[in-house]
C1' cells in the first nucleotide's frame, strides 16, 4: 500500500413516537422529538428472503360486497453479492 480483527480520536448515520404530503396498501419523503441501534445502518433490488395487492385472474353473491391467487409496487436498519468509502495506534 491493500486486506481483516480489536481498540482510541474526531466525527457520521438514525429505531421508536408525532404531524404534513405522496400512495390502493406495503412504504417514502420532509419537519419536530429522541436514540434503539449501526464499522458501511454509504450507494446498488444482481441472487434469496419478506410486505402489500391497486391493475388483472378464479370463485361466491342480494351486492360498486366477499374470499383466494398474482407484482409491473415496496423493504438495502432481513441475508448475500456488486462499487465507493473516513481516522490513528496494534
Nucleotide at each position: 500500500g491493500a486486506c481483516u480483527c480489536a481498540u482510541c480520536u474526531g466525527g457520521g448515520c438514525a429505531a421508536c413516537c408525532c404531524g404534513c404530503a405522496c400512495g390502493a396498501a406495503a412504504g417514502u419523503g420532509c419537519g419536530g422529538u429522541g436514540a434503539c441501534g449501526c464499522a458501511a445502518a454509504g450507494c446498488u433490488g444482481c441472487g434469496g428472503g419478506g410486505c402489500u395487492a391497486a391493475c388483472g385472474g378464479u370463485g361466491c353473491c342480494a351486492g360498486u360486497g366477499c374470499a383466494c391467487c398474482c407484482a409491473c409496487g415496496c423493504c438495502a436498519g432481513c441475508c448475500g453479492g456488486g462499487c465507493c468509502g473516513c481516522c490513528a495506534u496494534g